Small-subunit ribosomal RNA, 5' domain from an uncultured prokaryote, 504 nucleotides, folded computationally.
The coordinates come from a structure-prediction model, not an experiment, and the mean pLDDT is 83.
Its Rfam family is "Bacterial small subunit ribosomal RNA".
The RNAcentral record of the full RNA draws on ENA.
Context: one part of a larger RNA
RNA sequence: GUUUUCAGCAGAUAGCUUAACACAUGCAAGUCGAACGAGGUCCAGUCGGUGGCAACACCGAGGACGACCUAGUGGCGAACGGGGGAGGAACACGUGAGAAACCUGCCCCGAAGUCUGGGAUAACAGUUGGAAACGACUGCUAAUACCGGAUGACGUCGGAAUCUCGCAUGGGAUACUGACGAAAGGGUUACUGCUUCGGGAGGGUCUCGCGGCCUAUCAGCUGGUUGGUGAGGUAACGGCUCACCAAGGCAUCGACGGGUAGCUGGUUUGAGAGGAUGAUCAGCCACACUGGGACUGAGACACGGCCCAGACUCCUACGGGAGGCAGCAGUGGGGAAUCUUGCGCAAUGGGCGAAAGCCUGACGCAGCAACGCCGCGUGGGGGAGGAAGGCUUUCGGGUCGUAAACCCCUUUCAGCAGGAACGAAAAUGACGGUACCUGCAGAAGAAGGUGCGGCCAACUACGUGCCAGCAGCCGCGGUGACACGUAGGCACCAAGCGUUGUCC
Repeated sequence: GUUUUCAGCAGAUAGCUUAACACAUGCAAGUCGAACGAGGUCCAGUCGGUGGCAACACCGAGGACGACCUAGUGGCGAACGGGGGAGGAACACGUGAGAAACCUGCCCCGAAGUCUGGGAUAACAGUUGGAAACGACUGCUAAUACCGGAUGACGUCGGAAUCUCGCAUGGGAUACUGACGAAAGGGUUACUGCUUCGGGAGGGUCUCGCGGCCUAUCAGCUGGUUGGUGAGGUAACGGCUCACCAAGGCAUCGACGGGUAGCUGGUUUGAGAGGAUGAUCAGCCACACUGGGACUGAGACACGGCCCAGACUCCUACGGGAGGCAGCAGUGGGGAAUCUUGCGCAAUGGGCGAAAGCCUGACGCAGCAACGCCGCGUGGGGGAGGAAGGCUUUCGGGUCGUAAACCCCUUUCAGCAGGAACGAAAAUGACGGUACCUGCAGAAGAAGGUGCGGCCAACUACGUGCCAGCAGCCGCGGUGACACGUAGGCACCAAGCGUUGUCC
């Protein structure tokens, strides 16, 4: 490009390779009332009123025991999970070692403890500023929030002794001694939390050997540079930083510079060696509008946190404010080109919670597109006056061709009707009335694309006349073109077939 979507089904996959371009809208990280005060809703008996002979009904006040809700304080999580690959040629990655130089919330094991006090503050109330975002002042209050004191199994630092081991600095053990160092409660009484110490598991940090791109039309590079002493800093070693001292350090075994690039398990091709590649899935790294910085915290220098600067967008009462889809959908733009603003937490997993549970665009599913792989169907058997018709012809015929018609069958898939799951454990199913099973009708609803000179399987007729055109290479076309165009026939593939790009 063409065909198909009234031509379908199933499984496991994959779907912006370009602008890491800009983004409307919704959702993607919350949870705990069994840490805490406060507020609100509901509720019995009670009181008052109205109606009624009464029982009682209605209305109102107030509101115990309690139940529920939550703005705030507080805890845990938000550093996971999810995304794209810009940067980076580096201990970034892979692999193998080392840390006698290190950290570690939650979890597991062990040891010891959980004593006694205090002052605030948000919420709230009042006043008040501002268009808003958001504040200011005064007053009140609680805690597992914050701060003292005590105790110390033990730890840290210091002193001094003995023993022991090693891998250079050194490590370990034992008793002694000085200083310093803890804590929080809650609870339906089952438990759970808190503090300190030792060990473990898992995680992280640092150092080193080796390995993996191009370029010499880059040959010299370097001043915290290389080393030392001391100090600071860090969880920790270290020019990591600083003061002083020395003058070193790297390099044709390619330093320095330039270009390119996320790395790997793997993937692809190949008999292998090797080449190419790094989609999905898994591990690691780096990034989160651009650049810089720290805070909190066990952990970040933090995608949906903070501060500063910049570009851009939006609101404004012009004083000032707000934002960051390389999360899931979706929009514009760029481009040859790439999807739904879907359903559900039923499963798996994660956060919080004692639990019930809540949250979860992770995930499970569905939707769209022949993008790819595999399987299936578009019928089967018979049927020659070789019908009609097409094409061709030496006009006899040949061929399409058992092909069709016609006769006898079958019903996969699609269709219609009925039933109906597994996935879930006691309950709970988005998928889904889905897969699947049964029945019914009828050959019925289901074939195209490219090629036919040689390479390369497959040939004639007409038209055209170096024109129109074909073409991967050789090359065809100038009047008999098997090579252009059309038709018939044939060949090869087939829900695909051709073309282009790219890898081997």